[in-house]
RNA sequence: GGCCACGUAGAAAAGUGGUAAUUCAGAGCUCUGCAAAAGCUCCAUCGCGGGUUCGAUUCCCGCCGUGGCCU
Numbered sequence: 001g002g003c004c005a006c007g008u009a010g011a012a013a014a015g016u017g018g019u020a021a022u023u024c025a026g027a028g029c030u031c032u033g034c035a036a037a038a039g040c041u042c043c044a045u046c047g048c049g050g051g052u053u054c055g056a057u058u059c060c061c062g063c064c065g066u067g068g069c070c071u
Stems, first nucleotide, its partner, number of pairs: 001070007010024003018054001026042005047063005
């Protein structure tokens, strides 16, 4: 330098055009004599910028980062 894959909450991880599931962690509440356990609620402008579209996490382009292959 070229090619490929990936980037979603503090961690892991689904979703691939109609507004983001789940688990752990964290916060609050209920329960309890106090705790633990259990239950309920909350916590993500989906790496950044642009384009397409009525609508983009999703499709397209560029950039950034990580990993791999080739030279």